[in-house]
RNA sequence: GCAGCAUUAGCUCAAUUGGUAGAGCCCUGGGUCUAAUCAACCCAGAGGUUAAGGGUUCGAAUCCCUUAUGCUGCA
Numbered sequence: 001g002c003a004g005c006a007u008u009a010g011c012u013c014a015a016u017u018g019g020u021a022g023a024g025c026c027c028u029g030g031g032u033c034u035a036a037u038c039a040a041c042c043c044a045g046a047g048g049u050u051a052a053g054g055g056u057u058c059g060a061a062u063c064c065c066u067u068a069u070g071c072u073g074c075a
Stems, first nucleotide, its partner, number of pairs: 001074007010025004019058001027045006051067005
């Protein structure tokens, strides 16, 4: 230098054919549960410019272009 893959919540990862962005862990509150805690389990909640910019579309995490970072391969 070229090619491929990855980038989504604090962390690890989903998201079907382009059609309301989700789960587990973590965090907060409550319950099981009391003299009072921890742990465990259950319920509820909070947490997101889907790496950045632009384009296509009625509609983009998803398709196209550019850029950034990481990994792998080739030279």
Transfer RNA from a bacterium, 75 nucleotides, folded computationally.
It matches the Rfam family "tRNA".
The sequence is in RNAcentral, with records from ENA.